Predicted 3D model of a 73-nucleotide RNA (transfer RNA) from a Clostridia bacterium. It matches the Rfam family "tRNA". The family's RNA type in Rfam is transfer RNA.
């Protein structure tokens, strides 16, 4: 350079167009509990790579760019 895959909370995942203002799990913050603390238990807060397009409706489809991965001149 060409082609192909990927990119979702701090982490690792789910989400085959509409029950999703995105659910789960460990991590964090706070309650209860306990002499303290751990464990248990409830509860809070966090995310869709950017930027266009399709569509009544996009995390999902299509084009671009950026970044990671693999294949190859």
């Nucleotide at each position: 350079g060409g082609c192909g895959c990927g990119u979702u909370c701090g982490u690792c995942u789910a989400g085959u167009g509409g029950u999703c203002c995105a659910g789960g799990a460990c991590a964090g913050c706070g309650g209860u509990c306990u002499c303290u603390a751990a464990a248990a238990u409830c509860g809070c807060g966090a995310a869709c790579a950017u930027g266009g397009g399709u569509u009544c409706g996009a995390g999902c489809c299509c084009c671009a760019u950026a970044c990671g991965c693999g294949c190859u001149g």
It was read from a public genome assembly.